[in-house]
Model confidence (mean pLDDT): 88 of 100. The part of an RNA shown here (small-subunit ribosomal RNA, central domain) has 350 nucleotides and comes from a metagenome. RNAcentral holds the full RNA, with entries from SILVA.
Context: one part of a larger RNA
RNA sequence: CUGGGCUUAAAGGGUGCGUAGGCGGUCCAGCAAGUUGGGUGUGAAAUCCCUCGGCUCAACAGAGGAACUGCGCCCAAAACUGCUGGGCUAGAGGGAGGUAGAGGUGAGCGGAACUUGCGGUGGAGCGGUGAAAUGCGUUGAUAUCGCAAGGAACACCGGUUGCGAAAGCGGCUCACUGGACCUCUUCUGACGCUCAGGCACGAAAGCCAGGGGAGCGAACGGGAUUAGAUACCCCGGUAGUCCUGGCUGUAAACGAUGAGCACUAGGCUGGAGACUCCUCCAUAGGUUUCCGGUCGUAGCGAAAGCGUUAAGUGCUCCGCCUGGGGAGUAUGGUCGCAAGGCUGAAACUC
Numbered sequence: 001c002u003g004g005g006c007u008u009a010a011a012g013g014g015u016g017c018g019u020a021g022g023c024g025g026u027c028c029a030g031c032a033a034g035u036u037g038g039g040u041g042u043g044a045a046a047u048c049c050c051u052c053g054g055c056u057c058a059a060c061a062g063a064g065g066a067a068c069u070g071c072g073c074c075c076a077a078a079a080c081u082g083c084u085g086g087g088c089u090a091g092a093g094g095g096a097g098g099u100a101g102a103g104g105u106g107a108g109c110g111g112a113a114c115u116u117g118c119g120g121u122g123g124a125g126c127g128g129u130g131a132a133a134u135g136c137g138u139u140g141a142u143a144u145c146g147c148a149a150g151g152a153a154c155a156c157c158g159g160u161u162g163c164g165a166a167a168g169c170g171g172c173u174c175a176c177u178g179g180a181c182c183u184c185u186u187c188u189g190a191c192g193c194u195c196a197g198g199c200a201c202g203a204a205a206g207c208c209a210g211g212g213g214a215g216c217g218a219a220c221g222g223g224a225u226u227a228g229a230u231a232c233c234c235c236g237g238u239a240g241u242c243c244u245g246g247c248u249g250u251a252a253a254c255g256a257u258g259a260g261c262a263c264u265a266g267g268c269u270g271g272a273g274a275c276u277c278c279u280c281c282a283u284a285g286g287u288u289u290c291c292g293g294u295c296g297u298a299g300c301g302a303a304a305g306c307g308u309u310a311a312g313u314g315c316u317c318c319g320c321c322u323g324g325g326g327a328g329u330a331u332g333g334u335c336g337c338a339a340g341g342c343u344g345a346a347a348c349u350c
Stems, first nucleotide, its partner, number of pairs: 004321003007304002012318001014201004021194003025088007033081002035077008049065004054060001091191001092188003095184005103177007110154001114150008125136002162169002206247006215241002220236004258317006266295011299306002323350003332343004
């Protein structure tokens, strides 16, 4: 170096877009760089290999041959790769007409609940727990009714539901806007796949500035519990949680399963369409495309299990792994306001 792997043993990048690069449908013609064949030159000697002969043998040394698997040049071939030109439509994309959706951004609106304030009724408790206490309450609480204010979240519908690249998205309406799917098969004519760097997005917590602050609630205070109780339980409660602008860039960012294409029994079932048959209409049925769930054939797998949603069978491209600890540490670099992130060892030890 090759060989082996990555659901759970070490190992899929959090996700997308995309540059270089790698790989790439079908037909015809040409070229001949790769490729193949032939020729020729070269590939020093020694070494290695074969044969012969020489030291009594051998080591060793001598002679001849082969080899030196390479490179240059010439000739030829044109299947494959490549290049050039021309065509095609099965990949990809566009067009027309439709469909579903918690996809995104902004604005407005709504009701329930909660807390607070004010007022009415009322009059001794309330609250909380395993039991209590701290706490609240005659300056009138809890309960109950009315009014007002505020912030946050949207019960039922709601679902193995839907949408999104992932993170994620759930009251209603409007505006702007991304994607997907179906039908027609009208257009372009390989325009494709993947993607080192790069760029963008990226839960929660955290950070900066300004606002907001109902409920909840790290820290903190108190009450309990306990041997102790820096906890679990209870009463309070600040950051935060919310909004705007910026930063951070992590996660059990999980399907612990990268992306694309093709092929390989079926059964049941949900979502979005189309076609067809029948019919008064509808239901039911049949065919078909896309998305999702589940059980299983072959096969795979150490097993659990996976099984057209592959972890099956192949091809292309990227990422990653190489015993445990030391350690995601040290150091250097780089990014960040910081917290810290990314990159990332060794000694030593088992």